Background:
Predicted 3D model of a 75-nucleotide RNA (transfer RNA) from Stenomitos sp. The same sequence occurs in records of 4 taxa. The organism belongs to Stenomitos, within Bacteria. The prediction has a mean pLDDT of 81. It matches the Rfam family "tRNA". By type it is a transfer RNA.
[in-house]
C1' cells in the first nucleotide's frame, strides 16, 4: 500500500430495515439510611459534543465520505 473489522459515561456494554420529549443497564463515583464504628443490604443523585469533520435526510449513535486511533489479513 489495498481490505475487513471496532470507537457510546472513570470501566464494561446495550440500542441493526433511521423515529421524538429522554442514548438503557452493570461497576464504579457523591449523599443519605441502617451500624458503637466498618462491611452487607436498602434510598436517592451525579455524570454522554455516541472518536474527528464534512454529507444525506422533516429526522442519525445507526446510512455515505475523509481523517485519526486498537485489532485483523493480504502484498
Nucleotide at each position: 500500500g489495498c481490505c475487513c473489522u471496532u470507537g457510546u459515561a472513570g470501566c464494561c456494554c446495550a440500542a441493526u430495515a433511521g423515529g421524538a420529549a429522554g442514548a438503557a443497564g452493570g461497576c464504579g463515583c457523591u449523599u443519605c439510611c441502617c451500624u458503637c464504628a466498618g462491611a452487607a443490604g436498602g434510598a436517592a443523585g451525579a455524570g454522554g459534543u455516541u472518536a474527528c469533520u464534512g454529507g444525506u435526510u422533516c429526522g442519525a449513535g445507526u446510512c455515505c465520505a475523509g481523517u485519526c486511533a486498537g485489532g485483523g489479513g493480504c502484498a